[in-house]
Context: one part of a larger RNA
RNA sequence: UGACGGGGGCCCGCACAAGCGGAGGAACGUGUGGUUUAAUUCGAUGAUACGCGAGGAACCUUACCCGGGCUUGAAAUGCAUCUGACCGGCCUUGAAAGAGGCUUUCCCUUCGGGGCAGAUGUGUAGGUGCUGCAUGGUUGUCGUCAGCUCGUGCCGUGAGGUGUCGGCUUAAGUCCCGCAACGAGCGCAACCCCUGUUGCCAGUUACAAGUGUCUGGCGAGACUGCCGGUAUCAAGCCGGAGGAAGGUGGGGAUGACGUCAAGUCAGCAUGACCUUUAUAUCUGGGGCUACACACACGCUACAAUGGUCAGUACAAUGCGUUGCCAAGCCGCGAGGCGGAGCUAAUCGCAGCAAAACCGGCCUCAGUUCGGAUAGGAGGCUGCAACCCGCCUCCUUGAAGUCGGAGUUGCUAGUAAACGCCGGUCAGCUAUACGGCGUUGAAUACGUUCCCGGGUCUUGUACA
Numbered sequence: 001u002g003a004c005g006g007g008g009g010c011c012c013g014c015a016c017a018a019g020c021g022g023a024g025g026a027a028c029g030u031g032u033g034g035u036u037u038a039a040u041u042c043g044a045u046g047a048u049a050c051g052c053g054a055g056g057a058a059c060c061u062u063a064c065c066c067g068g069g070c071u072u073g074a075a076a077u078g079c080a081u082c083u084g085a086c087c088g089g090c091c092u093u094g095a096a097a098g099a100g101g102c103u104u105u106c107c108c109u110u111c112g113g114g115g116c117a118g119a120u121g122u123g124u125a126g127g128u129g130c131u132g133c134a135u136g137g138u139u140g141u142c143g144u145c146a147g148c149u150c151g152u153g154c155c156g157u158g159a160g161g162u163g164u165c166g167g168c169u170u171a172a173g174u175c176c177c178g179c180a181a182c183g184a185g186c187g188c189a190a191c192c193c194c195u196g197u198u199g200c201c202a203g204u205u206a207c208a209a210g211u212g213u214c215u216g217g218c219g220a221g222a223c224u225g226c227c228g229g230u231a232u233c234a235a236g237c238c239g240g241a242g243g244a245a246g247g248u249g250g251g252g253a254u255g256a257c258g259u260c261a262a263g264u265c266a267g268c269a270u271g272a273c274c275u276u277u278a279u280a281u282c283u284g285g286g287g288c289u290a291c292a293c294a295c296a297c298g299c300u301a302c303a304a305u306g307g308u309c310a311g312u313a314c315a316a317u318g319c320g321u322u323g324c325c326a327a328g329c330c331g332c333g334a335g336g337c338g339g340a341g342c343u344a345a346u347c348g349c350a351g352c353a354a355a356a357c358c359g360g361c362c363u364c365a366g367u368u369c370g371g372a373u374a375g376g377a378g379g380c381u382g383c384a385a386c387c388c389g390c391c392u393c394c395u396u397g398a399a400g401u402c403g404g405a406g407u408u409g410c411u412a413g414u415a416a417a418c419g420c421c422g423g424u425c426a427g428c429u430a431u432a433c434g435g436c437g438u439u440g441a442a443u444a445c446g447u448u449c450c451c452g453g454g455u456c457u458u459g460u461a462c463a
Base pairs, nucleotide, nucleotide: 001463002462003460004459005458007457008456009455010454011453012452013451015447016446019410020409021408022407026300028298029297030296031295032294033293034291035290042053043052064286065285066284067283068282069281077123078122079121080120081119082118083117084116088103089102090101091100092099093098106115107114108113126275127274129273131271135269136268137264138263139262140260142258147186148185149184150183151182152181153162154161155160165178166177167176192252193251194250195249197220198219199218200217201216202215203214206211223246226240227239228238229237230236302403306362307361308360309359311357318349319348320347323342324341328337329336330335369400374395375394376393377392378391379390380389416439417438418437419436420435421434422433
């Protein structure tokens, strides 16, 4: 000087408390461990791994296993020699890859050769092989915590200190006052984006017009500016007025010096090592989907604030030309036929919603709750749904009656509930992830305690 303390002071955070809803028990989905396997490819492992890389494993992907091939190689490039082809078409064999055969067949030229392609040889290629403890880049975390430093000066033999401390204050090393310090930098804040109010301008969206919901652009507005109180009459704090909004209005982006030899050589790049008829590469099939079990994250429930039937409303974000697909017809339905429109504020997904509302039935039961599992019949995508896809209809109807110890999220348009859209994508195992709107709460006395953090101080046999 730090770090640590079941030392102290001050302060903060959904950290506790006060509340609301969950998870832990059941079934199922997904991930992981373990076990199994020819293989169940690899990585991630307290917080900071476990719906994570994967924003889509039937083949492909694919890196794994079994089998069949190939060796200048699937792709790149230099040199030497040879050839005139290569491509295309056909045949045999084969599961395919591959192997073999038939046919067709170059251009320019100064005649030296050159271009292009193939074959052979060679230098080399290739490697998702190893090392993230050799690295770049990038990411997580402490933590959006308020800190981390420098120049000069001063103090100290020195390490170092001071500044950065004390008082008040703030979300903040934010600001004010004091002070051997005076200044400065990276952080904080502001500048950026969205949203809430309003003015102007322009508009093939709404509506019958003209306006204006709306869309786009440019401005205005909020600054403790005004008033009162309080304060060292400083920074500020408390209350009020006006205002759509009040003291950072709400949300986002933004992550200081550093820590964890944290993660990633499998996104990419890259040193060293290893491999070269194989650890490269092509291909058929299988596996990554196994299953006594354990954990993590979810979804659906256990019902009457409900289930079911019928009727009737109200969104926003988005996406669409190898695409979205209307009207009409067929089918109980998934879907099929059909073909209009749309490169989309114009047409379609999509009458866009569902909870909600109105009415009928059910009357507390393993039920008209719950839907796992299973049988049958179909539809769709795709070369192909056996391993191993999704959807529909009929039948079947399991566990489950609110969950032990312990545990988690959330402070307002939030939690909770409800549906909708998108990326990936032929299709989909999405209940995931990223967004969007609709309905819309309860509680916070307080900081003793648990967890994490900041600052000052104290102890130390630790560095």